A computed fold for a 139-nucleotide RNA from an Acidobacteriota bacterium, annotated as SAM riboswitch aptamer (S box leader). It was read from a public genome assembly, where an Rfam model found it. The model forms 91% of the base pairs in the Rfam consensus. Lineage of the source: Bacteria > Pseudomonadati > Acidobacteriota.
[in-house]
RNA sequence: AACUCAUCGAGACCGGCUGAGGGACAGGCCCGUUGACGCCGGGGCAACCACCGGGGCUUCGCAACUCCGGGUCGGUGCCAACUCCUACGGGAGUUCCGCCUCCGUUAGUGGCUGCGCGGAGCUUGCCGAGAGAUGAGUC
Numbered sequence: 001a002a003c004u005c006a007u008c009g010a011g012a013c014c015g016g017c018u019g020a021g022g023g024a025c026a027g028g029c030c031c032g033u034u035g036a037c038g039c040c041g042g043g044g045c046a047a048c049c050a051c052c053g054g055g056g057c058u059u060c061g062c063a064a065c066u067c068c069g070g071g072u073c074g075g076u077g078c079c080a081a082c083u084c085c086u087a088c089g090g091g092a093g094u095u096c097c098g099c100c101u102c103c104g105u106u107a108g109u110g111g112c113u114g115c116g117c118g119g120a121g122c123u124u125g126c127c128g129a130g131a132g133a134u135g136a137g138u139c
Stems, first nucleotide, its partner, number of pairs: 002138007013042005021031003026086003043079003048075002050072001051070006083131001088128003091124009100114001102111003
């Protein structure tokens, strides 16, 4: 690098160094010389793995599996914004256009009635996909 599974609406900042870009990609919108991004030190968050305690399962067993809890001098991760938002498909809402329908008019035509049909635009922390990130495992 590739593949599989799980998670991604919560949480957590100070100091030093450096000096112009940074937020993966495109667009948007933000962050940034009142010093961002990055690196180093310290602190913290979290609970994926490990560890510890308890329950279930089990013929028995702290063997395995599974659930709950803890937060430990362990392994990672993380500490602006939902993974910052959107990008593809659908749902919902809304606006406009066309058709049908209804009402009025002698008519040209007007109104704009409707759980109606079709199309286009916009909005949407509603659902899914894709992409990405992190962990655990496989190779």